[in-house]
Predicted 3D model of a 74-nucleotide RNA (transfer RNA) from an archaeon. The coordinates come from a structure-prediction model, not an experiment, and the mean pLDDT is 81. It matches the Rfam family "tRNA". Rfam classes the family as a transfer RNA. Its Rfam clan is "tRNA clan".
RNA sequence: GGACCCGUGCGGUAACUUGGAUAACCGGCAAGGCUUCGGACCUUGAGAUAGGGGUUCAAAUCCCUUCGGGUCCA
Numbered sequence: 001g002g003a004c005c006c007g008u009g010c011g012g013u014a015a016c017u018u019g020g021a022u023a024a025c026c027g028g029c030a031a032g033g034c035u036u037c038g039g040a041c042c043u044u045g046a047g048a049u050a051g052g053g054g055u056u057c058a059a060a061u062c063c064c065u066u067c068g069g070g071u072c073c074a
Stems, first nucleotide, its partner, number of pairs: 001073007010027004020057001029045005050066005
């Protein structure tokens, strides 16, 4: 220098194939309940689509670009 893959809460994994409107699940966290206390259990809550632009009535999803990570070639 070139090709390909990946990027979703604090962590992990879906939803991408076939665009469809409140982005789901598990763990963790906070509050409350229960308990003598804690754990476990129950209820509730906060928390995410790497950045920018485009297409579309509508984008996590499609296109372009930038950034970051990885693999391969030179």